[in-house]
RNA sequence: AGCCGAAUUCCCCAGCACCCGGGAAACGGGGGAACCAUUUAGGGUGAAUUGGCCGCAAUCCUGCCGCCAUAGGGAACCUUCAACCGAAUCCGCAAGCUAACCUCGCAGGCCUUGGAAGGA
Numbered sequence: 001a002g003c004c005g006a007a008u009u010c011c012c013c014a015g016c017a018c019c020c021g022g023g024a025a026a027c028g029g030g031g032g033a034a035c036c037a038u039u040u041a042g043g044g045u046g047a048a049u050u051g052g053c054c055g056c057a058a059u060c061c062u063g064c065c066g067c068c069a070u071a072g073g074g075a076a077c078c079u080u081c082a083a084c085c086g087a088a089u090c091c092g093c094a095a096g097c098u099a100a101c102c103u104c105g106c107a108g109g110c111c112u113u114g115g116a117a118g119g120a
Base pairs, nucleotide, nucleotide: 002110003109004108008025009024010023011022012021027105028104029103030102031101036096042091043090044089045088050069051068052067053066055064056063057062072085073084077119078118079117080116081115
């Protein structure tokens, strides 16, 4: 100077070193009629799904580790190539869509001249 992500800005109180609290707007998520959908499967956030091989546990089901591949994903837009990611976590027998309405979040983590060619 920028990136992933909703995760930024403003006001007040406290304070005047730090720490703590409250409110608003923007942005994002969840619950929630009719109509429609569904025929019973757990479900949500997220790009992060699906499959194969191997080993272990179990011996009904299945789960876990490692490797490979893959739906999908990210730097103004499109195409192709290259490299990279392809996680994690929450809810607990309740939850499709869903107007009104209700409710929650507003984190965290990267990068050092930001890959190449063409088009618009």
A computed fold for a 120-nucleotide RNA from uncultured Paenibacillus sp., annotated as c-di-AMP riboswitch aptamer (ydaO/yuaA leader). The model forms 100% of the base pairs in the Rfam consensus. Its mean pLDDT, the model's own confidence on a scale to 100, is 77. The RNAcentral record of the sequence draws on MGnify.